[in-house]
Predicted 3D model of a 684-nucleotide part of an RNA (large-subunit ribosomal RNA, domain II) from a Gammaproteobacteria bacterium. Taxonomically the source falls in Gammaproteobacteria (Bacteria, Pseudomonadati, Pseudomonadota). Its mean pLDDT, the model's own confidence on a scale to 100, is 86.
Context: one part of a larger RNA
RNA sequence: GUCAGCGACUUAUUCUCAGUGGCAAGCUUAACCGAUAUGUAGGGGAGGCGUAGGGAAACCGAGUCUUAAAUGGGCGUGCAGUCGCUGGGAAUAGACCCGAAACCGGGCGAUCUAUCCAUGGCCAGGGUGAAGGCAGGGUAACACUUGCUGGAGGCCCGAACCCACCUAUGUUGAAAAAUGGGGGGAUGAGCUGUGGAUAGGAGUGAAAGGCUAAACAAGCCCGGAGAUAGCUGGUUCUCCUCGAAAUCUAUUUAGGUAGAGCCUCAUGUAUUACUCCAGGGGGUAGAGCACUGUUAUGGCUAGGGGGUCAUCCCGACUUACCAAACCAUUGCAAACUCCGAAUACUUGGAAGUACAGCAUGGGAGACACACGACGGGUGCUAAGGUCCGCCGUGGAAAGGGAAACAGCCCAGACCGCCAGUUAAGGUCCCCAAAUCAUAGCUCAGUGGGAAACGAUGUGGGAAGUCUCAGACAGCUAGUAGGUUGGCUUAGAAGCAGCCAUCCUUUAAAGAAAGCGUAACAGCUCACUAGUCGAGUCGUCCUGCGCGGAAGAUUUAACGGGGCUAAGCUAUGUACCGAAACUGCGGAUUCAUCAAAAUAUUGAUGGGUGGUAGAGGAGCGUUCUGUAAGUCGUUGAAGGUGUGCUGUGAGGCAUGCUGGAGAUAUCAGAAGUGAGAAUGCUGAC
Numbered sequence: 001g002u003c004a005g006c007g008a009c010u011u012a013u014u015c016u017c018a019g020u021g022g023c024a025a026g027c028u029u030a031a032c033c034g035a036u037a038u039g040u041a042g043g044g045g046a047g048g049c050g051u052a053g054g055g056a057a058a059c060c061g062a063g064u065c066u067u068a069a070a071u072g073g074g075c076g077u078g079c080a081g082u083c084g085c086u087g088g089g090a091a092u093a094g095a096c097c098c099g100a101a102a103c104c105g106g107g108c109g110a111u112c113u114a115u116c117c118a119u120g121g122c123c124a125g126g127g128u129g130a131a132g133g134c135a136g137g138g139u140a141a142c143a144c145u146u147g148c149u150g151g152a153g154g155c156c157c158g159a160a161c162c163c164a165c166c167u168a169u170g171u172u173g174a175a176a177a178a179u180g181g182g183g184g185g186a187u188g189a190g191c192u193g194u195g196g197a198u199a200g201g202a203g204u205g206a207a208a209g210g211c212u213a214a215a216c217a218a219g220c221c222c223g224g225a226g227a228u229a230g231c232u233g234g235u236u237c238u239c240c241u242c243g244a245a246a247u248c249u250a251u252u253u254a255g256g257u258a259g260a261g262c263c264u265c266a267u268g269u270a271u272u273a274c275u276c277c278a279g280g281g282g283g284u285a286g287a288g289c290a291c292u293g294u295u296a297u298g299g300c301u302a303g304g305g306g307g308u309c310a311u312c313c314c315g316a317c318u319u320a321c322c323a324a325a326c327c328a329u330u331g332c333a334a335a336c337u338c339c340g341a342a343u344a345c346u347u348g349g350a351a352g353u354a355c356a357g358c359a360u361g362g363g364a365g366a367c368a369c370a371c372g373a374c375g376g377g378u379g380c381u382a383a384g385g386u387c388c389g390c391c392g393u394g395g396a397a398a399g400g401g402a403a404a405c406a407g408c409c410c411a412g413a414c415c416g417c418c419a420g421u422u423a424a425g426g427u428c429c430c431c432a433a434a435u436c437a438u439a440g441c442u443c444a445g446u447g448g449g450a451a452a453c454g455a456u457g458u459g460g461g462a463a464g465u466c467u468c469a470g471a472c473a474g475c476u477a478g479u480a481g482g483u484u485g486g487c488u489u490a491g492a493a494g495c496a497g498c499c500a501u502c503c504u505u506u507a508a509a510g511a512a513a514g515c516g517u518a519a520c521a522g523c524u525c526a527c528u529a530g531u532c533g534a535g536u537c538g539u540c541c542u543g544c545g546c547g548g549a550a551g552a553u554u555u556a557a558c559g560g561g562g563c564u565a566a567g568c569u570a571u572g573u574a575c576c577g578a579a580a581c582u583g584c585g586g587a588u589u590c591a592u593c594a595a596a597a598u599a600u601u602g603a604u605g606g607g608u609g610g611u612a613g614a615g616g617a618g619c620g621u622u623c624u625g626u627a628a629g630u631c632g633u634u635g636a637a638g639g640u641g642u643g644c645u646g647u648g649a650g651g652c653a654u655g656c657u658g659g660a661g662a663u664a665u666c667a668g669a670a671g672u673g674a675g676a677a678u679g680c681u682g683a684c
Stems, first nucleotide, its partner, number of pairs: 001684006011093013026049003032043002053060002063075004096234002099231001103224006114198009123188001125157003128153001132149006161185003165182005200216001202212003237618006247260005262365001263363007271356001272354004276349005286339001287337002292333003296329004301323001303322002305319005369394004374389005399410003414586004419582003425576003428561003434573001436572006447563001453547002457544006464537001466535001474531005480504003485499003510525001513524003587608009619673001621670005629663003638657008
């Protein structure tokens, strides 16, 4: 891992509601007794509930309490109960099942290990050479000193022995801690044998929370015990009807729970919703500046600052300064409003549609929400961010489209059909349907990713400049004189710099727009004429394009092929396209009507996606009665196939196998249905 078997809403008591039955102003027994009957018939009325309430009570009573007393106020005065059985739910019990970490009690452990006690054992060999002693020297005597002797030490080197610092191997090991090579201690706080002592909030600890029999911040075993688990996981047959929530309030509350909202079932009641008409209040969007604030420019003008004059004071004049108020023009506001919608909300009314509303009672689930559009807060007008409002979808929704894609677009799947029509979206091929029509645009593979900004891309539009008295572009020619203007300078002659920028001749020609020279020179330009012969030049608005444009395995920014339309804009026709709609057949449910005998049948109309969940109807398994029946060796159950049948759980028949039991029907009772629980046991 697979297969087989086992595996989870039970039982008791009380309360409550529904169904059903008995009796009924009553209903009912409990213990107990008990007829050949073993607890049945019957007995048993103690007790319980109901029939009257109010008050704390005395007490009163269809009333009573409050009060001194109530015109008052509170609770009552109408409505049948009670005892069984079945089912839903609750409470108390382990209470659907499995699961702790832990807590407590009583025992068992010091054969491992920690420390201690008693008694034994062990430590090759080598080195160093303390005190003391002896002898010599030395001293007044000591001291001191030399040699020899001596053999101390948690001394040195190093086996046994003990340890475990480094490294490699090993890591489903040879081994649940080892092996190899090195390492430390090795006469000591040494190592070790045997016997003994101390233990669970206790021991022991040269102290690491270490050790106390291979897992110790409190051992192990059994018990309390099915501890508790607002947590995780699991919870077994079928069909039918309806169908949520992820919100509010509260919470030692935030992943729990309770009341409300939302779902379902029953009963009752007679409203309710939508559309339309009429009537309401509002201060949002927008707008506005009349208020509160803020704000731009100009005018006017108090005040302030600066300057000049005056200066003892008072002052006078002035201004590229600041500026209240006022005037004109012009903006801004969630906490501004002279104004002011759409929606929403609400009152009344008619009709139509829906049967949707409300109340009471039984049962829930849910109180982690997600994304999208719109109105906002927060954030960076960041986030698949976060928090509200409102609608939609997902959640709990399949189908078609968006290549793929819970939340987007279309559309809500009862079943069947090799029928039809459409939606979104599409119609060259993959791939069903237009290589459709008309008029334009685009040349960038733009389409098929992106900004500021940049650009004689190209289409459309607008107002203009110049122009047959000849424009624009090209070509030919001219582009002069005073003068080298003055200054400056070594020089400055149109062209380093400063100042001025005139006059003349002209068709025209700057005291010069650029290149150039050391300075001149030289070459162009402006400007003019000729030639040519019809448009030309710039600006603005706008459609589609261009650049801006660099990423990591592989083209990879159309789903692909590929496309110059098979791209984009506009208009039109046709077609394709879904579980939508329609057609045909069938099932089921609800309502109404009709028939019938309350079963049921028919007609008409409306429905039939669905998680949590509520409600309804069934299938099957084991056992009991039915059953001393029925089936069975002319072959039961079981196993394994086949056929038929039912919406389904399933049922019926039968072949082979098997070899002795099985059981209709209608009832009853449950150890009653497995694929999941890192489920349990067994097999492989």